[in-house]
RNA sequence: UGGGUCGGCAAGACGGUCGCGUCAUCCGAUGCCCUCCGGGGCGGACGAUGCCGAGGAACGUCCGGGCUCCACAGAGCAGGGCGGUGGGUAACACCCACCCGGGGCAACCCGCGAGACAGUGCCACAGAAAGUAGACCGCCGCAUGCCCCCGGGCUGCGGUAAGGGUGAAACGGUGGUGUAAGAGACCACCAGCGGCCAGGGUGACCUGGCCGGCUCGGUAAACCUCGUCCGGAGCAAGGUCGAACAGGAAGCGCUAAGGCUGCUCGCCGAGUUUCCGGGUAGACCGCUAGAGGGCUGCGGCAACGUAGUCCCGAGAUAGAUGGCCGUCCACGGCGAAAGCCAGGACAGAACCCGGCGUACCAGCCGGCCCAUUCC
Numbered sequence: 001u002g003g004g005u006c007g008g009c010a011a012g013a014c015g016g017u018c019g020c021g022u023c024a025u026c027c028g029a030u031g032c033c034c035u036c037c038g039g040g041g042c043g044g045a046c047g048a049u050g051c052c053g054a055g056g057a058a059c060g061u062c063c064g065g066g067c068u069c070c071a072c073a074g075a076g077c078a079g080g081g082c083g084g085u086g087g088g089u090a091a092c093a094c095c096c097a098c099c100c101g102g103g104g105c106a107a108c109c110c111g112c113g114a115g116a117c118a119g120u121g122c123c124a125c126a127g128a129a130a131g132u133a134g135a136c137c138g139c140c141g142c143a144u145g146c147c148c149c150c151g152g153g154c155u156g157c158g159g160u161a162a163g164g165g166u167g168a169a170a171c172g173g174u175g176g177u178g179u180a181a182g183a184g185a186c187c188a189c190c191a192g193c194g195g196c197c198a199g200g201g202u203g204a205c206c207u208g209g210c211c212g213g214c215u216c217g218g219u220a221a222a223c224c225u226c227g228u229c230c231g232g233a234g235c236a237a238g239g240u241c242g243a244a245c246a247g248g249a250a251g252c253g254c255u256a257a258g259g260c261u262g263c264u265c266g267c268c269g270a271g272u273u274u275c276c277g278g279g280u281a282g283a284c285c286g287c288u289a290g291a292g293g294g295c296u297g298c299g300g301c302a303a304c305g306u307a308g309u310c311c312c313g314a315g316a317u318a319g320a321u322g323g324c325c326g327u328c329c330a331c332g333g334c335g336a337a338a339g340c341c342a343g344g345a346c347a348g349a350a351c352c353c354g355g356c357g358u359a360c361c362a363g364c365c366g367g368c369c370c371a372u373u374c375c
Base pairs, nucleotide, nucleotide: 001371002370003369004368005367006366007365008364009363012328013327014326015325016324017323018322020053021052023050024049025048026047031042032041033040034039055346059357060356062355063354064353065352066351067234068233069232070231079230080229081228082227083226084098085097086096087095088094099113100111101110102109103108114225115224119223120222121219122218123217136164137163138160139159140158141157142156143155145154146153147152148151172190173189174188175187176186177185191215193212194211195210196209197208198207199206200205238285239284240283241282247276248275249274250273251272252271258268259267260266292311293310294309295308296307297306298305299304329344332341333340334339
């Protein structure tokens, strides 16, 4: 310098102006309550001023927890999650370290990493055959067979998994013995499987030795089996306060409307009280300082833990967090230049955390690896 790989940072900056939301202060309308009628108290609309006002993913809501309510003697069934080993954590499907397998020259990356001798199912296309499988071509043998004529061909019956061909996958590989041709049929070495032993490691596992039968298809993000974990619902959880109107029910009532009547009783009945409507509408709490973050020290390979110190002003409720202007910045285009034009991704809180996954124009910084050049 070029290429690669892993990780981190930032998510345009500053100013002005208009607007929106919470909060604080000031002002204080309508209203409500009390009154000795002078006034006092509650309440806070509108307005003014000031502070603050989305994210690395606030997203998807896929996991795990906190919190709240309900349920609960214990156990099981069903359903669901997880699955190498050790550790971290409140917990996890997350993270760290290691092991095994695969890819890469390497840095590094990938695996939803239990079980396919418990059982069942499936294995497209191609191919003869896809499972205790399979003779299409080939190879070999035999025939009172047939043909050409002395070596072949055809047909039939057998043997054969060494060779060809199909496939993602075809019952170990190489060499030899053997045979009619062949074959773990037999032998040597190698691979793999199983058993035993020794050494190392907390462990997964690794290294080495001996023995065995010669070899066993794949698939469990197919059913299933084994091990292990999980009670349910969710802030519209849950709690405190709590109307108004319509309508309904019951009571009161002659001090009182009125109607049915000439009178009495009775009924209806405006009015009024209580209850229902409804613990509804609404208000408030929950609500944002927390398993919180930065730095330093210590322990640990690390994830992380711990101590000290410092820092941390969204909280809406149909849902505010926006627009415009100026100067600059990155990227892009035009231009010889000066400069001009255009222009800033993905997306947005809703009880709160820890993760994972997904989206993201254009950048900046660093570690490591490979190649090349120079000293």